[in-house]
RNA sequence: GGAGUCGGCCGGGUAAUCGCUGUUUCCGUUCAGAAAGCGGGGAUGGAGGAAAGUCCGGGCUCCGGCGGACAAGGUGCCAGGUAACGCCUGGGGGGCGCGAGCCCACGGAAAGUGCAACAGAAAGCAAACCGCCUAAGUGCCCGGCUGGAGCAAUCCGACGGGUGCCGGUAAGGGUGAAAGGGUGCGGUAAGAGCGCACCGCGCCGGUGGUAACACUCGGUGGCACGGCAAACCCCACCUGGAGCAAGACCAAAUAGGGAAGUAGCGGGACCCGUAAAAAGGUGCCCGCAGCGAUGUCCGCGCGCGCUUCCGGGUAGGUCGCUCGAGGCUCACGGCGACGUGGGUCCCAGAGGAAUGAUUGCCCUCGACAGAACCCGGCUUACAGGCCGACUCCCCAC
Numbered sequence: 001g002g003a004g005u006c007g008g009c010c011g012g013g014u015a016a017u018c019g020c021u022g023u024u025u026c027c028g029u030u031c032a033g034a035a036a037g038c039g040g041g042g043a044u045g046g047a048g049g050a051a052a053g054u055c056c057g058g059g060c061u062c063c064g065g066c067g068g069a070c071a072a073g074g075u076g077c078c079a080g081g082u083a084a085c086g087c088c089u090g091g092g093g094g095g096c097g098c099g100a101g102c103c104c105a106c107g108g109a110a111a112g113u114g115c116a117a118c119a120g121a122a123a124g125c126a127a128a129c130c131g132c133c134u135a136a137g138u139g140c141c142c143g144g145c146u147g148g149a150g151c152a153a154u155c156c157g158a159c160g161g162g163u164g165c166c167g168g169u170a171a172g173g174g175u176g177a178a179a180g181g182g183u184g185c186g187g188u189a190a191g192a193g194c195g196c197a198c199c200g201c202g203c204c205g206g207u208g209g210u211a212a213c214a215c216u217c218g219g220u221g222g223c224a225c226g227g228c229a230a231a232c233c234c235c236a237c238c239u240g241g242a243g244c245a246a247g248a249c250c251a252a253a254u255a256g257g258g259a260a261g262u263a264g265c266g267g268g269a270c271c272c273g274u275a276a277a278a279a280g281g282u283g284c285c286c287g288c289a290g291c292g293a294u295g296u297c298c299g300c301g302c303g304c305g306c307u308u309c310c311g312g313g314u315a316g317g318u319c320g321c322u323c324g325a326g327g328c329u330c331a332c333g334g335c336g337a338c339g340u341g342g343g344u345c346c347c348a349g350a351g352g353a354a355u356g357a358u359u360g361c362c363c364u365c366g367a368c369a370g371a372a373c374c375c376g377g378c379u380u381a382c383a384g385g386c387c388g389a390c391u392c393c394c395c396a397c
Base pairs, nucleotide, nucleotide: 001393002392003391004390005389006388007387008386009385010384012362013361014360015359016358017357018356020046021045022044023043024042025041026040027039028038029037048368052379053378055377056376057375058374059373060243061242062241063240072239073238074237075236076235077091078090079089080088081087092106093104094103095102096101107234108233112232113231114228115227129173130172131169132168133167137165138164139163140162141161142160143159147156148155149154181199182198183197184196185195186194200223201221202220203219204218205217206215207214208213247319248318249317250316257310258309259308260307261306262305264288265287266286267285268284269282270281271280290302291301292300326345327344328343329342330341331340332339333338363366
C1' cells in the first nucleotide's frame, strides 16, 4: 500500500421566530371562601436503532383450575446465564475458508409403518446391461497321436482349439442424490474380506473430561445393520385461556328490573284570574278505571296509573399510563453471557391522537422509517460516516 474478518458507535449541525403537547409554578376570572374549569405569563420534558414484522419469551389484568392421564402444539449435542425463551455465552461434533473467522433443528433409522421422480439390468429378503471367465454340465465346428473298429472308403475317440447354451463374477464401464468400505499383496477359470498387511468402521473395556465427547490406549468382529424423522412415529423436556378495546372506579337522560306507599289519574274544552301567564275551579268531552267474582257495597290479593327509594347498565369522566427485570459510572467475582455492592440521574405518555413550520449560516447535502400497557430477544429495512481488535498478500528499511 492492497484485500478481508469481527466488535462497538453515530444517524445532519447551529441560531432566531411562530405554533402543538405533557409536567410544574404564578396571575386573572368566578365565589362568602376554596376546588375544578377558562384566559394569560414563566420554567422545563417531547420518537427509534430499528418505534417496524407481531415471530418467540415474560411482567401486568380478567376468567378458569383438587390431583393425574390423554389429546394438541412446541423444543431437541453438552454445560452455564436469565424473570423466561425457540435468546445469549462457553464448550463438543460436522462442513467451508490459506487465515482472521463463518455456517449447521446437531436426539433415535439394529421398535414399527412409509417414501425415493427421472435414469438404470438392478433401489432394499439387492441386482448380471456391457465387459471379464469357461473350472463343472452340455450342443455344434475344426485339428486330432506312437489310439480303437473295419479288406477299404470311413467311423469312433483321449486330448487341444473355436463358438453357443447353462452358468460364474460386484474387480472395470455405464445410470443415479445414493449401487453394500479403501490401498496393496496373495489367491482364482475369472473374481470377490475369499485370505493377509495397513488404513477406516462397529462393539466391549480402559483413561481424560461435570458433560457433549476425545484418545498416539487394550481387546474383539471381516465389516458396515444404506438414505430420509422441517414423513408418520419413538424418547426426553416445556406449555390453562384471553388480552390495555385487558381490567378497576365514579356516574346523567330515556327505557326496562326490584321494594315501599298511594286512590282516582292523565289530556282537552270551558269558567275564573291576569298586561300576558301561572295558580285555582267545572254536573262538559276523550283515554285508563281491569282481573280473582254472578247485581250492589266493604275488605283483601294481583295488575294499570302516580310518588319515593334501591340496584344493574349506556353516554360521559377518572384510573390502569409509565420509576423500570431502568440509564450512566465505579469496585469486586466470572474465560464469558452475567451477577453482587456503592454512587448518581429522571429520560414522551396522547386519546382523532402532540413531537411541526419559516428563515439565516455551515458541512461530507442527510438512508430506512413514526411511540399508543411495558420489558427481554429474534428477524427484516437502512444514504453515509467514525472507532477498536485481528487475518492474508505485496513493497521498503

The RNA shown here (Bacterial RNase P class A) has 397 nucleotides and comes from a Gammaproteobacteria bacterium.
It is recorded under the gene name rnpB.
Its Rfam family is "Bacterial RNase P class A". Rfam's curators write: Ribonuclease P (RNase P) is a ubiquitous endoribonuclease, found in archaea, bacteria and eukarya as well as chloroplasts and mitochondria.